[in-house]
A computed fold for a 56-nucleotide RNA from Podarcis lilfordi, annotated as transfer RNA.
Taxonomically the source falls in Podarcis (Eukaryota, Gnathostomata, Sarcopterygii, Tetrapoda).
Rfam family: tRNA.
RNA sequence: UAGCUCAGUGGUAGAGCAUCUGCUUUGCAUGCAAAAGCCCCAGGUUCAAAUCCUGG
Numbered sequence: 001u002a003g004c005u006c007a008g009u010g011g012u013a014g015a016g017c018a019u020c021u022g023c024u025u026u027g028c029a030u031g032c033a034a035a036a037g038c039c040c041c042a043g044g045u046u047c048a049a050a051u052c053c054u055g056g
Base pairs, nucleotide, nucleotide: 003017004016005015006014011047019035021033022032023031040056041055042054043053044052
């Protein structure tokens, strides 16, 4: 750090809940499957930065 709560100590960004779509149901809820969505900002180091350093 995703709408919320949090993982992730240099090498493809994740989980739960929520949202949306489909199936299931007479309907709602539950359940199942799928999708969208995120590293506060600006610099520096490095082949490579969410990760290290500086400022805000």